Predicted 3D model of a 523-nucleotide part of an RNA (small-subunit ribosomal RNA, 5' domain) from a metagenome. Its mean pLDDT, the model's own confidence on a scale to 100, is 81. The RNAcentral record of the full RNA draws on SILVA. Its Rfam family is "Bacterial small subunit ribosomal RNA".

[in-house]
Context: one part of a larger RNA
Formats: sequence, C1' cells, structure tokens
RNA sequence: GGAUGAACGCUAGCGGCAGGCCUAAUACAUGCAAGACGAGCGGUAAUUUGAGUAGCAAUACUUGAACUAGAGCGUCGUAAGGGUGCGUAACACGUAUGCAAUCUGCCCGGAACUGGGGUAUAGCUCGGGGAAACUCGGAUUAACCCCCCAUAAGAUAGUAGAGUGGCAUCACUCAGCUAUUAAAACUCUGGUGGUUCCGGAUGAGCAUGCGGAUGAUUAGCUAGUUGGUGGUGUAACGGACCACCAAGGCGAUGAUCAAUAGGGGAACUGAGAGGUUGAUCCCCCACACUGGCACUGAGAUACGGGCCAGACUCCUACGGGAGGCAGCAGUAGGGAAUAUUGGACAAUGGGUGCAAGCCUGAUCCAGCCAUGCCGCGUGCAGGAAGAAGGCUUUCUGAGUUGUAAACUGCUUUUGCCAGGGGAUAAAAAGUCCCUGCGGGGAAAAUUGAAGGUACCUGGUGAAUAAGCCACGGCUAACUACGUGCCAGCAGCCGCGGUAAUACGUAGGUGGCAAGCGUUGUCC
Repeated sequence: GGAUGAACGCUAGCGGCAGGCCUAAUACAUGCAAGACGAGCGGUAAUUUGAGUAGCAAUACUUGAACUAGAGCGUCGUAAGGGUGCGUAACACGUAUGCAAUCUGCCCGGAACUGGGGUAUAGCUCGGGGAAACUCGGAUUAACCCCCCAUAAGAUAGUAGAGUGGCAUCACUCAGCUAUUAAAACUCUGGUGGUUCCGGAUGAGCAUGCGGAUGAUUAGCUAGUUGGUGGUGUAACGGACCACCAAGGCGAUGAUCAAUAGGGGAACUGAGAGGUUGAUCCCCCACACUGGCACUGAGAUACGGGCCAGACUCCUACGGGAGGCAGCAGUAGGGAAUAUUGGACAAUGGGUGCAAGCCUGAUCCAGCCAUGCCGCGUGCAGGAAGAAGGCUUUCUGAGUUGUAAACUGCUUUUGCCAGGGGAUAAAAAGUCCCUGCGGGGAAAAUUGAAGGUACCUGGUGAAUAAGCCACGGCUAACUACGUGCCAGCAGCCGCGGUAAUACGUAGGUGGCAAGCGUUGUCC
C1' cells in the first nucleotide's frame, strides 16, 4: 500500500447494488415453514330449501334435494427445497477411468394386455378402561385396499444345440422344450388411469489411478488381521458377514499414534513464483437433542416419521404421558459484535390435481444497520472599505484568517408541495382450430406483493445538508500561551527537568471526506 462477514471512538444529507451470530452443534416461549386429490372409496355435521303430520300460531316430528366442513380408508408427495459445519485426514473431495459386478418412482419412445370371483378392515354405531395421552371389545360397511382363479412371453428359472466376440471370470445372437409369474377402475365420453416387457433420459450405488495439511520430543502396527475354498447377504462386487484352511498384510517413499481440519469451483495479495483464506454464490460430503436400530418405500437407515437407551424441559388425579428452531421470524444466554415475532404467492420454481385451484418463511419483495462498493449533493459567478471579530507582532503601525464574509446576480441537483405515471404480463395457463412429431394459429377475458413506488412535469426557495485525523524526523503541514522529567505523548527513533514546531489549549496549515481515525487478521 491492498484486503476485511469486522469491532471501537467522534461525526453523519441522499440514492443504487450487495452483505449481515465468525462466539454457545448452548437452551428455547409463540406463530408459521408439506401438503394435494370427492374425476379412487364408504360416508357426511352445520347451512339453504321442498314436502308431509300435529297445532289457531310460535313450534315439534318425519322425509327428500342442494351445498359441503372436520375426521377415516386409498394414491402421490413428505428422500426435493431450506439450515448448519459437529464429526471426518477418508475414495470425504477434485480429476480421470471402469462396472462382462449394479439399481432407477415420476418423464419420453416402442410391443402386448386390461377376463372372472371372493372376505376383510378403518370410519359410522353400541359398550368398557383411563386424569390425560390414548386404548380394548361387540356388531356392521366401501374402494384404484387385500386375496384367489384365468390368460401369457422376446420376462424369470431349468435344459439339449449352433454361431459370433472378448483382458479373464465370460458376454451376445439364433431358433427349440419344460415350468413360474399380471392388471383397476373413474369419467363431464374429450380423456385420466392400470399390468408385463424392451429401449432412452435423469438420478444413484460400487471399484480404481493420480492430487492436495502438521508432528519422529509418535517406530513399529495388525487376529477378520492378509489370502484361499465354500456359503450367507445385497440392486450389485467384496472378510461386508459366517465356517474351515494357510500365515500372512502394512511401515523411514513415514505405517501406527497424536493434535488440527468439511473438500472443491473460487476469494485476497503479489510483477510473477508464491503466501493466506474457504463468509456471501455454485457443486459434492456429513449432520438434525446425544448414541443405537430398523420399518415403509423407486429412493432414507428419514431435520418438522417410528422404536430403544440417555441427558434436559414440561404436564400429571403419581398410575403414567409430552417434546426436540443446525427451517423463517423471535427469546434468553455467551460475546467487541451481527437485523423484522413484516407483505405476497403477482413472477420464477416445486408438490398435488383432468382442471379450476390449493399449499409453498423455496422464492419475489419490503423493514433495520454508513457493514462494504459505487454515484450525487452540501451551491455557482462577481465582489477590497482587503470590514468587524479572532490570532500573531518588531505594537496605535503591520501581517494573517481572506474573495472568505457582507452585498449583487444566477441556478434548483437534492429537500418539500402539487399533478401525471409505464414496464415486470401487447403474459402464461384455459377455450377453439391445424399438425405425424416438434409445434403453430385464432378470438375473448382475468390476474401486480413490491406500490401510487421508480420515473416525468410544474411550483417554492440558497433554501434542508461537514466532519475526522494530523502538523519533531520517517511524512504533506508552525506559531503563541499554559505546564515544568509533573501532567502527559509515543508505530520506531524518541519528546517533557522554565522560552517544548513532539504534552494541553488556541489561531493557522496539511490530508481524506459522509466519512475519518484506532484496533484485530492476511498478503
């Protein structure tokens, strides 16, 4: 000098764009953050309304229709998105390969099919237990729930054979035989679905080469350890696991151990080589009170699912129960230090649904903070009686502040007031038409949180707006007074003991400027 997720002191006019718990992965009150589907199913409170009966009427009872809430079964989603960096020195990450050792819901292309039958269960209802959380029993009911039968191959398994290819285990192709295995309906008649198989796309799993941190004041480490055979298990290979057999395997090219640490794209600095960092944004990994475990599922060993143990907090009728902000806000605590218990789904994207739509603290916006970067302003021109005042002085003289002010003219960024005000949507979805697909066309309508904001025009009036640090040398900028090795200053050298350009104050000057200075850290 540059940089900063900064903090502190003094000061502070505005806008744009960004950023904002680096500490306690500490504990959390409250609200919200994942739901959708009635075009899968049984059913339906309240409400509106029709009819009937009784009654003079109010009203009561019975029954039908419309509209649907909440709960329940079922399907899809909840494995994404969002957060954090505890752990991890590891195939975790980066890069390059391999899988002849693998899986892949939704989506796309292709082939074939979608026939018959059955009994349960939640809900509802009746009853029991419990303070509650909840739970037990009886009766009864539906489905795209579950089960059985049929059909069936280029699927799966077995088996006789032929051919082609490969780095090996082997892989692929051809055409036979035997056995096994499937489905679900709804509908507004336009569609939406279901089953099996092949291929694609996407996503994931596994394995390997190389690469990137510290310590030898850590030198030996290892029994599922290293390998083999056979099994189990998995989507799949493998001591991943098991039985038996052998005695191996790693290590000064640093094993083991210890302490530290998420990795990368990148960022800062530097002429570069290098050094340092890993906030924001993107990719990957790990974690979700602590530890363990599986279930469901295409996918989890699952942040807002489950079970067990533990710590903590809360409720309790003492028998027993409930909870998990490292989601968004917010609270306490810690700390030098880090924001609102805001608005909207209008856009983009996601889930679900045929769709309308619903949900979405993702997202888009607004609020707070000079935390940073960038931009603008705080006026411009003229103006010498070189005014007054201040300061200095060789002292009724002069110097300096200083064209500075006053005064005259001008301008109006900004501020305030008034009026206008577009784009983000000439949207999309939806309807209709055309097309083999991709897609194209037509007509009409609706939808804006930000926000009456940005921006534009007019009016007003210099009006609303400058500080901070330094001035001995390094280092741009000097005098006076006070103090008297005191009080104090200080980055280094060093100042201060009676004329201090170094302390304090004042005037002046220099630097930067809505900031300035100090401190911490890196180059």